[in-house]
RNA sequence: CUCUGGAGAGAGCGGUUCGAUCCGCCGCCGAAGGGGCACGAGGCGCGCCCGCGCGCUUCCAAACUCUCAGGCAAAAGGACAGAG
Numbered sequence: 001c002u003c004u005g006g007a008g009a010g011a012g013c014g015g016u017u018c019g020a021u022c023c024g025c026c027g028c029c030g031a032a033g034g035g036g037c038a039c040g041a042g043g044c045g046c047g048c049c050c051g052c053g054c055g056c057u058u059c060c061a062a063a064c065u066c067u068c069a070g071g072c073a074a075a076a077g078g079a080c081a082g083a084g
Base pairs, nucleotide, nucleotide: 001084002083003082004081005080010026012025013024014023015022027072028071029070033068034066035065036064040059041058042057043056044055045054046053047052048051
């Protein structure tokens, strides 16, 4: 890269429009992308029973968490999985 499988949540309301677009309002989802966290490790300082304790700081995960982005009929998209 190609093929196959692939979840969640209003075809919400008002206006507008040829329209699934656009504007406003309310509700909801996490599996594009993005942010956050543990354990652990490193550095510095202090203390002492001398290999531990305390404080500060740096790095680091997810399907957890946030919901910025994205999404809430079908289609499309889709983390991830299988095959080539």